[in-house]
Molecule: small-subunit ribosomal RNA
Organism: marine sediment metagenome
């Protein structure tokens, strides 16, 4: 002091995560010693037992007990009485408060202690104990009766004092003991110290999603309590107190001194020690007493818990031990009062879980130890290897040698004496004893012996250390990036190394890094952030001058800021930790005393700020009312015919009941061309037809006035487009919703036909927009150039025409600066002040709960769980764009000729199979690997068979030459038995060599796997013109220029400019080959001479020439010459690099697997690679008449041949045969070398004298061997097929197109395929507009595994709809009566009246059920406490 992590790579923003320290920890591995600390953070939860407060006989009476000098002494017991028992010990439950902390203050009280004054008399009545007698299980209680006090009471005194009173007066005290002579006390009333009590000023937690709170409430009187103030508390008056500087709620919490951290500032923390407070099973009460509302003290509720004889009682560990629950977790029922402290006492001494000790626990901090020194070019084991060695590693053994610890024995402390106390001895600061838990400890000495004593975490980066092996997205790891999918330095395990060490990690937690709350110290134009805008309230900040205080603000002092702690500096423990001592500090507060510059306040006074007068001028500012033309629509009227209208193209739709189109007339509504602008005015939203009225705001000019009135502005207030709401109008055009027509895969859209609400008006809500300049107001400072608006003034003029200036506006480029860039740049995003708003990773979410607003729609305020490790900002290089611009290209156009349709042939797919061996898959796989699958090939199946093996090397033994050649036998055939024939080399005729075969050991063998471990070769993009690099120069930086840019070219070709200059791969050029010529040289041909021809070497072409165009020396047109002209024409050649393209089966190769027995190796025989419903791709021959079929006859070239090419002749219809000349080839053969062509007959448009598939028959040739499965020929049969749908290929000149020939592989041949060779020989190109590809240059991008999108998976809440179940209450609507009577001829219906039902209202009326918490009223009430009327009572008072 940093670091990792958002990208292909860069800055920037931001987050997230680490390396530190630290803890009352706890977990996991270990585990020697010792000092010093420190150890119930959770349940303020329950608790057994034991102890933690008692002591005084010199206050007192009584009982026992011993001794006795019998008088008394000593000891023990319970009681009365005094002091303590309010300390000291323990928690931190509650408590946001005068609780705590600091400064003060006083309306007070104080036993004991210290001082100082004065007193200290005289009398009395009881009562425990004790004894009788009673109740009760127990606790316990009750009555009678004896007694004593330093227990109670009365009296006296009452000078100083003290209380009450203004005085006068009046009122209050006491105890006594004893060691025998003093001390201990006892009563008053001062004083002091130390203690408590009240009061106030500052100071310290969240939250406003808590904003208003209060009736003892604020305050007076008067009273009441108290040790004292005080609504503390009662009565009565008055209505007030408090709050945005956060009241009142709610939550969370003992405070502090201090601890951790931190460079400080902070920030978090409240163990342990100290100081305060507050508690004691909850909640409440008082008594006692100097002090308590009392942790081991009373009472009373409640919950627990224990005893009971069920009538009643007991109890309180948050004292010290321990126990038991809960928890991740926290200890000994230990010794002693030896020493400090502390009750009581005169004292001896008694108590004292306070305290000193000591145990347990690595909880923590500090020290020691586990040995030292020598010991090999370096054992052994293990590891790892390139096989040479390398590591562990002087480490171990060995030798030497110490003895810290450790075990043993022996010595053995301070801590404790100037206290206390005894004794002597003399008055003194005398002297002598006594007295030790810890402890036989620490501590020395002796002795033995290296002997008793290391681990833990980590080795991918951050972050120090790495190799092998297993594992294969499986097991696991993991703070964070993120490892693991067969070569893992990230799993796991051995090595080795790397850190720490009696520890070492893990896990939680705080602070720090984190400048990530930024006061120190950040931000807001794009990253998160300027409220939409204005006016203005507290606030907050504020011109010049001058007096005045002296608040802040320096300064001096005092006082206080306990002690301990942190720092220094000593000192004591062998050192350190620790501990003592001493000084600094302790930033803080109060009080004096003092300065006056700054800020503050009071005063005076200025005008530069700000306002205001006086003239002027621009202006869609704004309201209201009128007012005009141009469109459009609606109606009539005329005139006119068949369409219009609308589209990319169409339809819905309008029109013969007369549309559109054209002319007249009326009516309506909205909206304001032209001027118009980078214009202009407004606080923003906004504002435009003319005209009037009426109204804000602004510039300029002038100096007259006022005199800092100024700036901002939390909260409010007004404004605040569209859309929306709500009443009432108005509606031509537009037009959401909606309909219909189109478009689509679909079309809830883009398009077209309508068309409602709405827009328009007038009132009233809403109150929000990308309300943007995504940039909050105000001041004053920093260069400039150049438009525009307004105004003014200067010069000048007839003339504000134009020039200069100056102001205030509105734009553009820009200097410095600023900024992550982009950009801003006097109108800042500069430089600086000043006030306000706002931000703090992304998502959930501007969303919930809740508030406030609003008819509503919805606005404001506004989280959290819970999730990721990034979300974003500029900017950079590519890719992409149904973007843009230049340019190429058979890319399209313009043309010939073809696939796609038949039929064959050949690859593929799929299907089938024992197997149909394997790869290849858009281009850029498919007549490809295959320039030759009957066997073999062959890798593929099925079957028989071999196991150092078909094939290489080395050893050992052992045979033997090997080998070959040929017969029988079994067999498919590998194979196997058997027989003959024949014998090599070196030879010293032994060994050996070499060399087979058998056995054995090492090993071979894979066409098993990974082309995503690779080599090497390839494809592709593309023969496109590009990739790139040094320097240098720009940029924070990735990365840029350089290769952009004009002109040119086939070309990043070349030329001109130019922060760039040069260079390298590519491109051209060198190389081949045709084509002209010259030259030599001659197998062959020819009779020679020749030279067609062939080899060989050379030469021509360079835009040299000449005309024109251009800025131009580039280059681009035209000509000349020439065989050939602008690259003469073809070929070989293929930049960086892309496709993890492709090949492990062509070859090489890592690493993996398979192999002594049922091989993934090897051999053999048959099969298969040749299947076959179908589906692709690539060809051939065709559909004929530019032709077929017959005759005839003309012209190539390239290549091949001795296992071969083969001639003549003969022989067959023919493939063939027979023959055998020549030929290792310019000499002979294939091969008369050819076919199209030509020149003739025929065929006449037909499925044919097309076409030639498929079948039959018979041959023929190659092969061991033609069935699966060859190819030829001859006869015979004679298929589909009449020019091909969508679509789609090739090709620009000796090129398409057509024709035939030759080769490689090859025994043959499924060759129509390939690769070469000639012959015949067009046609088109207007031009880039559109498809494809491609290259530069530019823009977008939220793309980078680079086409573009997108879904699913979780939880929650919410609304809908549908289905089902269940309850309750109340409407409505439907449905629904009866009886009697009358009406009727009976019905019906209709009327009347009962009855029923519902509503409403008035009247009277009983019920049941639940409700958690928490507040309030009222009523009841325990223990207490105050009071005690009427009555009663007493053995109580008092008084006449």
């Nucleotide at each position: 002091a940093g670091a990792g992590u958002u990208u292909g790579a860069u800055c920037c923003u931001g987050g997230c995560u680490c390396a530190g320290g630290a803890u009352g920890a706890a977990c996991g591995c270990u585990g020697g010693c010792g000092g010093c600390g420190u150890g119930g953070a959770u349940a303020a939860g329950g608790c057994a037992u034991g102890c933690a407060a008692g002591u005084c006989g010199a206050a007192c009476g009584c009982u026992c007990c011993g001794a006795u000098u019998u008088a008394u002494c000593g000891g023990a017991g319970a009681g009365u009485g005094g002091c303590g028992a309010a300390c000291g010990g323990g928690u931190u439950a509650g408590u946001a408060a005068c609780a705590c902390g600091u400064a003060g203050g006083u309306a007070u009280c104080u036993a004991c202690c210290u001082u100082g004054a004065a007193g200290u008399c005289u009398g009395g009545c009881a009562u425990a104990a004790c004894u009788c007698g009673g109740a009760g299980a127990a606790a316990u209680c009750c009555g009678g009766g004896c007694u004593a006090a330093u227990a109670c009471c009365a009296g006296a005194u009452a000078g100083u004092u003290c209380c009450c009173g203004u005085a006068a007066g009046g009122g209050u005290a006491a105890a006594g003991g004893u060691u025998u002579u003093u001390c201990c006390g006892c009563u008053u009333c001062g004083a002091g110290a130390g203690g408590a009590g009240c009061c106030u000023g500052c100071g310290g937690c969240c939250u406003a999603u808590c904003a208003g709170c209060u009736u003892g409430u604020u305050g007076g009187u008067a009273g009441u309590g108290u040790a004292a103030u005080g609504g503390a508390c009662u009565a009565c008056c008055a209505a007030g107190g408090c709050a945005a500087u956060g009241a009142c709620g709610g939550g969370u919490a003992g405070g502090g001194g201090a601890g951790g951290u931190g460079a400080g500032a902070g920030c978090c923390u409240g163990a342990c020690c100290c100081c305060c407070a507050a508690c004691a099973g909850a909640g409440g009460c008082a008594c006692u007493g100097a002090g308590a509302u009392a942790c081991g003290g009373g009472c009373c509720u409640c919950a627990c818990u224990c005893c009971u004889a069920c009538g009643g009682g007991a109890g309180g560990c948050a004292g010290c031990a321990g126990u038991c629950g809960a928890g991740a977790a926290u200890c000994u029922u230990c010794c002693a009062c030896a020493a400090u402290g502390g009750g009581c006492g005169a004292a001896a001494g008694c108590c004292u879980g306070a305290u000193g000790g000591a145990g347990c626990g690595a909880c923590g901090c500090c020290g020691c130890g586990u040995g030292a020194c020598u010991g090999a070019a370096g054992a052994a084991g293990c590891c790892c290897u390139u096989c040479g060695g390398g590591g562990u590693g002087u480490a171990a053994a060995a030798g030497u040698c110490u003895u810290u610890u450790a075990u043993a024995a022996g010595a053995g402390a301070a801590u404790a004496a100037u206290a206390c106390c005894c004794g002597c001895u003399u008055u003194a600061u005398g002297c002598g004893g006594a007295u030790g838990a810890a402890g036989g400890u620490a501590u020395c000495u002796u002795a033995u012996g290296a002997a008793u004593a290391a681990g833990g975490g980590g080795c991918c980066g951050c972050c120090a250390a790495a190799c092998u092996c297993g594992u294969g997205c499986c097991a696991g790891c993991a703070g964070c990036g993120g490892c693991g999918g067969u070569a893992a330095g990230a799993c796991g395990a051995g090595u080795g190394c790397c850190c720490c060490g009696a520890g070492c990690g893990u896990u939680a937690u705080c602070c720090g890094g984190a400048a990530u709350u930024a006061u120190u110290g950040g931000g807001c134009g794009u990253a998160a952030a300027g409220c939409g805008u204005c006016u203005g309230u507290a606030g907050a900040g504020g011109g010049u001058c001058u007096g005045a205080c002296g608040c802040g603000u320096c300064u001096u002092u005092u006082g206080u800021u306990a002690a301990a702690u942190c720092c220094u500096g000593a000192u004591g423990c062998u050192u350190a930790c620790c501990a003592u001592c001493a000084g600094a500090a302790c930033u803080g507060c109060a009080a004096a005393g003092g300065a006056a510059a700054c800020g503050g306040u009071c005063g005076g006074a200025c005008u530069a700020g700000a306002g205001g007068a006086u003239g002027u001028g621009a202006g869609a500012g704004g309201c209201u009312a009128a007012u005009g033309g141009a469109a459009c629509u609606c109606a009539g009227g005329g005139a006119g015919u068949a369409g219009g209208g609308g589209u990319g193209a169409a339809a819905u739709c309008c029109g013969u009941u007369g549309a559109u189109a054209c002319c007249c007339u009326g009516g309506g509504g909205a909206a304001c061309a032209c001027c118009a602008a980078a214009g202009g005015c407004g606080a923003a939203g906004g504002c435009a037809u003319u005209u009037a009225g009426c109204u804000g705001g602004c510039g300029c000019a002038u100096u007259c006035c006022u005199g800092a009135c100024c700036u901002u502005g939390a909260g409010a207030g007004a404004c605040g487009a569209a859309a929306g709401c709500g009443u009432g109008g108005g509606u031509a055009g537009c037009g959401a919703a909606c309909g219909g027509g189109a478009u689509u895969a679909g079309a809830u859209a883009c398009c077209c036909c309508g068309g409602u609400a709405g827009u328009c008006c007038a009132c009233g809500c809403c109150g929000u927009a990308a309300a943007c300049g995504a940039u909050g107001g105000g001041u004053a400072c920093u260069a400039g150039c150049u438009g525009u608006u307004u105004g003014a003034a200067g010069u000048a003029u007839c003339g504000a025409c134009c020039c200069u200036u100056c102001a205030a506006g509105u734009g553009g480029c820009g200097a410095a600066g600023c900024u992550a860039a982009c950009g801003c740049g006097u109108u800042a995003a500069g430089u600086a002040c000043c006030c306000c708003g706002c931000c703090u990773g992304g998502g959930a979410a501007g969303u919930a709960c809740g508030g406030u607003c609003g008819c509503a729609a919805g606005a404001c305020u506004a989280a959290a769980a819970c999730u990721c490790a990034a979300a974003g900002g500029a900017a950079u290089a590519g890719a992409c764009g149904g973007g843009a611009g230049c340019u190429u290209g058979c890319a399209c156009a313009a043309g010939c000729g073809g696939u796609g349709g038949a039929g064959c042939g050949u690859c593929u797919g799929g299907u089938u199979u024992a197997a149909u061996u394997c790869g290849a898959c858009a281009u850029u796989a498919a007549g490809c690997g295959a320039a030759g699958a009957a066997c073999c090939u062959u890798a593929c199946c099925a079957g028989g068979g071999c196991u150092u093996g078909a094939c290489a090397c080395u050893c050992u033994a052992a045979u033997g030459a090997a080998a070959a050649u040929c017969c029988c036998g079994a067999g498919a055939a590998a194979u196997c038995g058997g027989g003959a024939u024949c014998u090599a080399c070196c030879u010293a005729c032994a060994a050996g060599g070499a060399c087979a075969u058998u056995a054995g050991a090492g090993c071979a063998g894979g066409u098993g796997c990974u082309g995503c471990a690779u080599g090497g070769c390839u494809g592709u993009c593309g023969u496109c013109a590009g990739c790139u690099u040094g320097u240098g120069a720009c940029g924070u930086g990735a990365g840029u220029u350089g290769c952009u840019c004009c002109g040119u070219u086939a070309a990043u070709u070349c030329g001109g400019g130019u922060a760039a200059c040069a260079a390298g791969c590519g491109c051209a050029a060198c190389c081949c080959u045709c084509g002209u010529c010259c030259u030599g040289u001659g197998u062959u041909a020819u009779a020679u001479g020749u030279g067609u021809c062939a080899c060989a070497g050379g030469a021509u072409a360079c835009u040299g020439c000449c005309c024109u165009g251009u800025u131009a020396u580039a280059c681009g047109g035209g000509g000349a010459g020439g065989a050939a002209g602008g690259u003469g024409a073809g070929g070989a050649u293929g930049a960086c690099g892309c496709c993890a393209a492709g090949u492990c089966a062509g070859c090489a190769u890592g690493g993996c697997c398979c192999u002594u027995u049922g091989a993934u190796g090897c051999c053999c025989u048959g099969g298969g690679c040749g299947a076959c419903a179908c589906a692709g791709g690539c060809g051939c021959u065709a559909c004929a008449a530019u032709g077929g079929c017959u005759g005839g006859u003309a012209c190539a070239a390239u290549g091949g041949g001795u296992u071969g090419c083969c001639a003549a002749a003969c022989c067959g219809u023919a493939a063939g045969g027979u023959g055998g000349a020549g030929c290792c080839a310019a000499u002979c053969c294939c091969a008369u070398c050819a076919a199209a062509g030509c020149c003739a007959g025929u065929c006449c448009c037909a499925g044919u004298u097309c076409g030639g598939a498929u079948u039959g028959a018979g041959g023929u040739c190659u092969g061991c061997a033609a069935u699966u499965c060859g190819a030829c020929c001859u006869c015979a049969u004679g298929a589909a097929g009449u020019c091909g749908g969508a679509a789609u290929c090739g090709c620009u000149a000796g090129u398409a197109a057509u024709c035939g020939c030759g080769g490689a592989u090859c025994a043959g041949c499924c060759a129509c395929g390939c690769c070469g060779c000639g012959g015949u020989g067009a046609a088109u190109a207007c031009g880039u507009u559109c498809u494809c590809a491609a290259g530069c240059u530019u823009u977008g991008u939220a793309c980078u595994c680079a086409a573009a999108a997108u879904a699913a998976a979780u939880g929650c809440g919410c609304u809908c709809g549908g289905c089902a179940g269940c309850u309750u209450a109340u409407a409505a609507a439907a449905c629904u009566a009866g009886c009697u009577g009358g009406u009727u001829a009976a019905a019906a219906u209709c009327c009347a009246g009962c009855c029923c039902c519902u509503c409403u209202a008035g009247c009277a009326u009983a019920g049941c059920u639940u409700g958690a918490c928490u507040a309030g009223a009222g009523g009841c009430g325990u223990a207490g406490u105050c009071g005690a009327a009427a009555g009663a009572u007493g053995a109580g008072c008092u008084u006449a």